Context: one part of a larger RNA
Parts: sequence; structure tokens; C1' cells
RNA sequence: GCCUACGAGUUACACUUCAGUGGCAAGGUUAAUCCUCUCAAGGGGAGCAACCGCAGCGAAAGCGAGUCUUAACAGGGCGCAGAGUCACUGGAGGUAGACGCGAAACUUAGUGAUCUACCCAUGGCCAGGUUGAAGUUGUGGUAACACACAAUGGAGGACCGAACCAGUAAACGUUGAAAAGUUUUUGGAUGAGCUGUGGGUAGGGGUGAAAGGCUAAUCAAACUGAGAGAUAGCUCGUACUCCCCGAAAUGCCUUUAGGGGCAGCCUUGUGUAUAGUGUCAUGGAGGUAGAGCUACUGAUAGGACUAGGGGGCUUCACCGCCUACCAAAUUCUGACAAACUCCGAAUGCCAUGACAAUCAAGACAGGAGUGAGGGCAUGGGUGCUAAGGUCCAUGUCCGAGAGGGAAAGAACCCGGACCAUCAGCUAAGGUCCCCAAAUAUACACUAAGUUGACCAAACGUUGUGCGACUGCAUAGACAGCUAGGAUGUUGGCUUGGAAGCAGCCAUUCAUUUAAAGAGUGCGUAACAGCUCACUAGUCGAGCGGUUGUGCGUGGAUGAUAAUCGGGCAUAAGUGUAUUACCGAAGCUAUGGCAUUGAAUUUAUUCAAUGGGUAGGGGAGCAUUCCAAAGAAGUAGAAUCAGUAUCGUGAGGUAUUGUGGAUUUUUUGGAAAAGCAAAUGUAGGC
Repeated sequence: GCCUACGAGUUACACUUCAGUGGCAAGGUUAAUCCUCUCAAGGGGAGCAACCGCAGCGAAAGCGAGUCUUAACAGGGCGCAGAGUCACUGGAGGUAGACGCGAAACUUAGUGAUCUACCCAUGGCCAGGUUGAAGUUGUGGUAACACACAAUGGAGGACCGAACCAGUAAACGUUGAAAAGUUUUUGGAUGAGCUGUGGGUAGGGGUGAAAGGCUAAUCAAACUGAGAGAUAGCUCGUACUCCCCGAAAUGCCUUUAGGGGCAGCCUUGUGUAUAGUGUCAUGGAGGUAGAGCUACUGAUAGGACUAGGGGGCUUCACCGCCUACCAAAUUCUGACAAACUCCGAAUGCCAUGACAAUCAAGACAGGAGUGAGGGCAUGGGUGCUAAGGUCCAUGUCCGAGAGGGAAAGAACCCGGACCAUCAGCUAAGGUCCCCAAAUAUACACUAAGUUGACCAAACGUUGUGCGACUGCAUAGACAGCUAGGAUGUUGGCUUGGAAGCAGCCAUUCAUUUAAAGAGUGCGUAACAGCUCACUAGUCGAGCGGUUGUGCGUGGAUGAUAAUCGGGCAUAAGUGUAUUACCGAAGCUAUGGCAUUGAAUUUAUUCAAUGGGUAGGGGAGCAUUCCAAAGAAGUAGAAUCAGUAUCGUGAGGUAUUGUGGAUUUUUUGGAAAAGCAAAUGUAGGC
């Protein structure tokens, strides 16, 4: 892992409540127990006992269709209009382990120191080698000691190193040879040493050279039995079929926040009957969006215009002039508000009326589940107008929704799947190939493979298309080419120099001219030189400027050649217009099933309906056993296997083989009554 078997809403109670069925009914009912008696069934059994009901109100005395409050004959509260009760079945609740499995723990009674920790008693063990303390003796030495040397001696938690004990480092081992080892290496090895035997200390206790270590492979409180099915607002699991309906993830409260209670939303039943819903019309209340502010409150850069002031120039002074300074008033311009409003919608809300439908509001009663929601669109708060963020509101879909499209995708677009069909039409979206359908039509644009649904910006762009306004131009424009571009004069000043071209000044003049600046830019130390403005000629038709807009282009940087889904495409790209086709479980067609309603012909017709998680309701299939009445079977039961067939399905039937003795139908009844899951239990492989 698979297979087989087992494996989870049960049972009890004169309990509570509701529904169904039945008995009796202003009543209903018997209990223990006893008798007949195997049980069952029936009879008896309280009768002034007990329960429910037939009367309530008050704290009560008490009164009573009333009563209590009260001074009250008022007002008010609760009552009064006859349906209950007993039994059975079912739903739910209560009390019990109460659908099943699952703690860590707690209490209590015991069992353990044959492992290990420490202790007690009594034994045992430590090859060999080394070092050489005290003491002693001798000699020397001293007044005597001291002291020195030599010998002797044999001390030590002394040294090296086997046994023994330990476990330092590494490798191996890691379904091991081993639930802690092996090899090499290493520490101690006369000591606080190691060890045999016997004994002691026991669970909030022991023991501990102390690591929360050890206390029998178990230790931040051992093990075994019992309380015990502890408790578990937690996790997991919870078994056959079909049919009808079908949620919620919200509000309030909660030692509450992943749990509950009440309400909301779902379902089933019962009465009521237009109240509800939708569309249209009419009439209302209101201060949002917007807008506005010399209409209030508050906020508020700047600009224009202009008193006054400051500063500067000028002047004897007045007058006058300038001002990137300060700045009132006036008028204009520009520019604000969730907690501003002179104004002010659309929707929504309320009311009335008409119309529509097999719709359905609201009430009571039984049963729930939900109370972690989520994306998207729109209106907002918060945040960074960040988030697959967070908090509200309205809608929608997912949740609980399959199908088609978006390459692929919970919620984006289309569209809501009763079943069948090798029939048709469409939606979104598509029609070169992958891939069903146009290599469709017309007119444009793009040259960037831009693009081909998932988009990168400011800022650039004489890429190119289409406009608007405007200037020049056959009296010849624009561009190019040829020629001229002069004179007073090197203007004056400054300067070493200043000659158009360092700088300053100048109404910057005048002359000759077709035209030519007291000079546009290079250049020289200064000149010179080149050039421009400007003019003529040549040429011969358009040439410039501003601006709007379409498509492009640079900006542009990531890891497979790595991408438009791909191939590829110059359209098969982009824009506008048009026609045809493809395309879904949508719609239609044909046949069939079911539910509900209506109608009548009462078994048919017509109509509508049939996605579905939690959950409510309905109808069935199968298993084991019991009762009654039957049936099959050695001419072959159950079982297992194959085939065929019937039923929407759970399943049924027939037949063949296997097997070798029981099985089964109908109608009822009763349950140890259905397995894919629980790291389920046992066995097998």
C1' cells in the first nucleotide's frame, strides 16, 4: 500500500414539547399488587387516593366571571366566549458517558534500588619499571646545638605503563553485529581507587563532588490497578438510492472574539386573503453630486490698476522723473471647503391610483444551519487617490454554479446543466495553419515585426498622414551657382596698439549707388584675409512660419533562441463601414421522466417548473431476526464466478458453471440495519 472482516445519533424515563394515528370526551386515565394464567391477551384491583383538564385574580387572608390596586361605583393590570385527556409512532429538548475515537493531567491503593545514585556490613584486586621525603647510622663539625657529606631507609590523592576503570579525538556504524557499539587514539591506574556478596533509603518521596542527573531501555515528578467511558467551546471520522425546496458568513449581548444566546436569512405545516412585488402615472419630504461665495463662516499665492510711504535722480527751492521696496481703497483677473451654502439635481425613500403574474408579504407552530467570507463594479473613510491592504455602503458573481470565451485562471465577458439525439438558430468571442468559420468587401493609416487583448513615463523627434491660420512668389519666390558688398573713414574716445569686429560714446551720420551695417561671425600684436546682412544675374514653381490631430520613433536595462498561446504575418497589423459564416449544457426541434397548479372527460389535457454546499421535507432499495400464510431444494439450497435482461436509482430476475444442504415469497413487526477515508482495529498478501 492493497484485500477481507469489524468500525460511530443508541438505550432508559407514568420527564417536557410539537405533529400524525386511534379510544373516550366536560371529562380522560388507572399505579403498585393480585387473580385466571407459560408468555401474550383479557378480567378484577384506590373510586371521598393521585395526575391532567373543566376559573381566575391577589404577596396573602380572601373573593370569584371576576379579581388586584385604591378613598373610589374612576382609571389601569391580569382574566372570563367550553376541549380536553389517555395510548402508540415519529421530530426535538432534558437527565444520564448520550454520535465515535483521542489528551496532557488530577486523586487513591499498591509494586519497584536484580539497572542506576548514595550509604552500611563483610570480602577481593592493582604485571613490571622509575623517583628517593622523614627518620636512622657513620664521618666531619660545634662549648653544646646547628650544619655539611656519605650510607641506610622506603614516603607520596609522586612518575612511566599492563590488568582493571574511564570514555578524549576521529572514522565506521545509523532498516546497526549492538534500542549507544566497533577500530585506532586517549585519561586514571596505592587512591576522593576499582570490584564481589549481603543489606538500607520510595514517588512531591529518595539519592545527587549538582548534569534537573539517576530512581529496571520510562523522569521538570517512576510503574501498575482503580475513580474512569475524567474533561476536551479542539482536531479527525460518521456508512444505501431517488425526488422537492434551499441558506449564512450580518445586528445586539457575551471573562466574548475560531464558542454561545436572541434577532435576521432556509425549510415543513396551519389559517388569513391583496396588505407584499414589478411597471407606469400623480403628489410629497430632503440639502447629497454639481455649482457658488461683494450670500454667511473659515481659508486664500499671484497679476493688472492706483492713493500714500520708503529709496534714488534732479534742484537754491518748487515742480518733475524712476523704482525687482512696503502697500490701503476701487475695479478686474486668477484660485478653495467632510464638519461653508444665495443655490441645487439624477437616483433612492414615503403616499395614492391603474395594470400584471401558477409571483408573494405578514402571523402562529415543528426542524435547522449560519454568526472566519471573498473577488469585481460603483460611492466613500484610512493608507502613499500603495497593497491580492484595511474599514463601511449599494449591486453582482464565487461561496453552493457546470457549459462557451479570455492560451492556461473561484468570482472578467456570455450564459443558469431534468434525460436522450451523428438535427437547426444564436450569445460572448472569432473566421491563414495548429482550430470550427472570410487568405471577405470598401476606403484610409503604419514600415517600427510597431503591432497581432495583459498596454511603461516625463522629455525629445525636419519619420510620416490629415487639417486650421498666416507670410513670400512668373513684376521670378525658396535653395544652389556667378558677380558686387564701395566712399568720407583707421568715426570719436581709450590704448603700447584698437583700422567694422578688447572696451566706452554717438537720434549709428553722410556720400556714391542695383546694393553695401560707422558692421553678423571667423581671423591679425595691429593691419591684412575670409564671410554675412544687402543687391544684380542665372535658374523656373512653388517656398517658409505658427498651431491642432492620427500612426510611428528615441527614452527602453536580466538571466532557455523564450516569445503575439505557437507557427508565422507587411497583413493574418491599426482605424472606419458592410455582408456572410463559425460558435455554448443558451434558444428551437423531436421523443421521454418527474414536480406543482388549473381544468374537466377521473385519467387525461394544458401550463409552469426540475444547478445546488450547510440544512429542512418526501418516497423508496438492501441486510439480520420474529409472527402468520405459503413456496423452492440431492432431478442440487446457500455461496462464488460468467453472461443476458429489467428498473431513474439503491437494486431485482433469468441462465450457465461452481458448490453440496439448506433457502425463500407475501403481509406485518423488531433492529448489533448499509463504509473509502477516522496517522481507524484485527488478519492476510

This is a predicted structure of a 685-nucleotide part of an RNA (large-subunit ribosomal RNA, domain II) from a soil metagenome. The coordinates come from a structure-prediction model, not an experiment, and the mean pLDDT is 83. The full RNA is in RNAcentral, with records from SILVA.